[in-house]
RNA sequence: GGACGACUAGCUCAGCUGGUUAGAGCACUGCAUUCACAUUGCAGGGGUCACAAGUUCGAAUCUUGUGUCGUCCA
Numbered sequence: 001g002g003a004c005g006a007c008u009a010g011c012u013c014a015g016c017u018g019g020u021u022a023g024a025g026c027a028c029u030g031c032a033u034u035c036a037c038a039u040u041g042c043a044g045g046g047g048u049c050a051c052a053a054g055u056u057c058g059a060a061u062c063u064u065g066u067g068u069c070g071u072c073c074a
Stems, first nucleotide, its partner, number of pairs: 001073007010026004019057001028044005050066005
């Protein structure tokens, strides 16, 4: 220098062929349970979908560029 892949909640990830509320598990907070902790049950908070631009009535999803990380080639 080139090719490919990944980037979504604190962590690990799902999200189909663009479609109207962005989700799961764990974690976190509150309440109940316990002498207390743990477990369990119920409720709740937390997101610029890496960033920017474009296409579209509509973008996490499609296109382009940038960034970070990984693998490979030179």